Predicted 3D model of a 73-nucleotide RNA (transfer RNA) from Clupea harengus.
């Protein structure tokens, strides 16, 4: 340098181009408890890697780039 794959909350993971992006763990608060753990209830947390494009509508499709992994030279 060529080709392939993957990038989303702190971590993991869903979402056929279509309503306000879903769930688990964690975190915070409350309940419970003598205090904790466990359990239960609720809350906060996402520019879906970056920038463009297509579309009435993009996490999803197209282009370039960035990062990581694999492979060939």
């Nucleotide at each position: 340098g060529g080709c392939c794959c993957a990038g989303c909350g702190g971590c993991c993971u869903a979402a056929u181009g279509g309503a306000u992006g879903a769930g688990g763990c964690g975190u915070c608060a409350g309940c419970c408890u003598c205090c904790g753990a466990a359990g239960c209830u609720g809350g906060g947390g996402a520019u879906u890697g970056u920038g463009g494009g297509u579309u009435c509508a993009a996490g999803u499709c197209c282009c370039a780039c960035c990062u990581g992994g694999g492979u060939c030279c």
Its mean pLDDT, the model's own confidence on a scale to 100, is 81.